Notes: This is a predicted complex of two RNAs, RNase P RNA and transfer RNA, with 438 nucleotides together. Its mean pLDDT, the model's own confidence on a scale to 100, is 76.

């Protein structure tokens, strides 16, 4: 100096004018409680004091508090989580590490238990797709053919080699298909081949030693054991989980319509007649509504704002004595609603710290 | 605020069990007709809302995100 990685933080400031909500105080009114209230309650106005969004208040993804319902205990079913250790009230969160993958590196990413418990799936292509498979190729018993070679024989013929055709069979080295073809390289071996044997390498399993709390790591030995992938398929294993949500829930509690019960008057009482538009009580109604839940912002269909000036930040253009200076533009995402802890997502611009790689100079 | 459902062709919907996506209507071309409609034949049209992951392979499985729709006094 260029490119990049990473941790943390801020996310405008001051003043003026006009507004909004809560609360406290003062002044002046109105209404209600049968009356009065300066001492109860409610509403409205003015003045003053004081308080009034965020890093995410957002998405509502995980967890907890709180509240109601359910619940003897245990099991089944169902859901969730899933390397290790720690933190936490709890979590699918955080911190540190292990392993795997990516990057030259700083560093980043990972729902990362079990596939030699069981079941299932692996399309197309391909001969064959899971204790596999013979299409081409290679080898080859047997049989046929050669107007092929050699040898023996007097001849018929016989033996042998080679080429070729058919066809039991052997073969997983080679070709080809595929995401994947049942370890790799070499030597031996064989009719041809093959972990068939051996050496080395890789993987897996078992054993031993060392380190680590642990996941796991390092080293050594043995076994030809060579065993495909998928569990973000069913499943197995381990741990864990009751349901609903502040429109939860608690307290108080009208009025109208409509319905029901008791009726009222005449009368001493019954019958009877007239009235029942009134009155009382109940249902309506766990209603409407109010208060609490509810917080040093706060609830009520929801306040926390707008404009101007100056100062900042950033971008562009101009001037420049390179110190600065003028003009224009821009200043995000977004807004509490029961509370809290996390995660994820959005975000103009800026500040501080740590680190890596390249180039140049000393 | 709380709780649910959905996004696939221009429109309405299947496909949701991983194997390479369809139906009806609409559109275009041709035939039939004097012409149109109807009918018949054929054709085109899809980043399966977006991004990432698992897998050989994702519309389908997993995670995140965007948008749309519905319900919610109490008791039964």
């Nucleotide at each position: 100096u260029g490119a990049g990685c990473u941790g943390g933080c801020c996310g405008g400031g001051u003043g003026g004018u006009c507004g909004c909500g809560g609360u406290c105080g003062g002044c002046c009114g109105c209404c209600c409680c049968a009356u009065c209230a300066u001492c109860g309650g409610g509403c409205a106005g003015c003045c003053g004091g004081u308080c009034g969004a965020g890093g995410a208040a957002g998405g509502u993804c995980g967890g907890g508090g709180c509240u109601c319902c359910g619940u003897a205990g245990g099991g089944c079913a169902g859901g969730g989580u899933g390397c290790u250790g720690g933190c936490u009230a709890a979590c699918g969160g955080c911190c540190a590490g292990u392993c795997g993958g990516g990057g030259u590196g700083a560093c980043c990413c990972g729902c990362a238990g079990g596939a030699a418990a069981g079941u299932g799936c692996c399309a197309c292509a391909g001969a064959g797709a899971a204790c596999a498979g013979a299409c081409c190729g290679c080898c080859g018993a047997u049989g046929g053919g050669g107007u092929g070679g050699g040898g023996c024989u007097a001849a018929g013929g016989c033996c042998u080699c080679u080429c070729u055709c058919a066809c039991a069979g052997g073969u997983a080295a080679g070709g080809g298909u595929g995401a994947a073809a049942c370890g790799g390289u070499g030597c031996g071996g064989u009719a041809a081949g093959a972990g068939c044997g051996c050496a080395c390498c890789a993987g897996c399993g078992c054993c031993c030693g060392g380190g680590g709390c642990g996941a796991c790591c390092c080293g050594g030995g043995c076994g030809g054991c060579u065993c495909g992938g998928c569990a973000a398929a069913c499943c197995c294993c381990a741990c864990u989980c009751g349901g609903a949500g502040c429109a939860a829930g608690g307290c108080c509690g009208a009025a109208c319509a409509g319905g029901g019960a008791c009726g009222g008057g005449c009368g001493g009482c019954c019958c009877g007649c007239c009235c029942a538009a009134u009155g009382u009580c109940c249902c309506g109604g766990g209603u409407a509504g109010g208060c609490c839940g509810c917080g040093u912002a706060g609830a009520u269909g929801g306040a926390u704002g707008a404009c101007c000036a100056c100062c900042g930040g950033c971008g562009c253009c101009g001037c420049u004595u390179c110190g600065g200076u003028g003009g224009c533009g821009u200043u995000a995402c977004a807004g509490a609603a029961c509370c809290c802890c996390g995660c994820c997502u959005a975000c103009a611009g800026g500040c501080c710290g740590g680190c890596u790689c390249g180039c140049c100079a000393u | 605020g709380c709780c649910g459902g959905g996004g696939u062709a221009g429109c309405u919907c299947a496909g949701a069990c991983g194997g390479u996506a369809g139906a009806g209507c609409a559109g275009c071309u041709c035939a039939c007709u004097c012409g149109u409609a109807a009918u018949g034949a054929g054709c085109a049209g899809g980043u399966c809302g977006u991004c990432g992951g698992u897998u050989c392979a994702a519309g389908u499985c997993c995670g995140a995100u965007c948008c749309c729709c519905g319900g919610c006094u109490c008791c039964a």
It holds a member of the Rfam family "Bacterial RNase P class A". The family's RNA type in Rfam is ribozyme.